RNA sequence: CUUGAUAAAGGCAAACCACCCGAAAGGGUGGGACGCAAAGGCACCGACCUCCGGCCGUUUCAAGAAAAGCAUGAGGCAGCGGGCCUGCCGGGC
Repeated sequence: CUUGAUAAAGGCAAACCACCCGAAAGGGUGGGACGCAAAGGCACCGACCUCCGGCCGUUUCAAGAAAAGCAUGAGGCAGCGGGCCUGCCGGGC
């Protein structure tokens, strides 16, 4: 530098459950393991999720409201993809 077929030392922990935080998405701790060779760190880009207000007037109805849709804003997600930073063990060069 490259790679994850095999082995060893080990690591992390989805769904779900309990408690706590949050308006929500979601987060924390404990239990629990579907999986993971970066499932270690960072919201920079895209996707996705939540919410306030706005726009729209297709749909619905109780006729000015609700739902859908749209872009913006605020937040979330690193176990969706890309990017940046860091790193254990083995193989190859």